[in-house]
Molecule: transfer RNA
Organism: Hysterangium stoloniferum
RNA sequence: GGCGGCCUGGCGUAAUGGCAACGCGUCUGACUUCGAUCGUCAGCUUUGUAAUCAGAAGAUUGCAGGUUCGAGUCCUGCGGCCGUCA
Numbered sequence: 001g002g003c004g005g006c007c008u009g010g011c012g013u014a015a016u017g018g019c020a021a022c023g024c025g026u027c028u029g030a031c032u033u034c035g036a037u038c039g040u041c042a043g044c045u046u047u048g049u050a051a052u053c054a055g056a057a058g059a060u061u062g063c064a065g066g067u068u069c070g071a072g073u074c075c076u077g078c079g080g081c082c083g084u085c086a
Stems, first nucleotide, its partner, number of pairs: 001085007010024004018069001026056005032050001034048003062078005
């Protein structure tokens, strides 16, 4: 340099040209476990931790254009990553 694939919340991935969805993570709440704290016969206050459940936030879909009533999706250029050929 040629060809092919990929680029979507913090991370990993979906989405047949027609409401951008899911998992992890984050945040909030509830409940329970364990520990600390106040007090103690039993209990109760505050707080940390972990599990479970419920809820919420978080995306100019790499960038710039084009086609279309409508683009994450199709087309063009550019950038990045991977593979392959020379």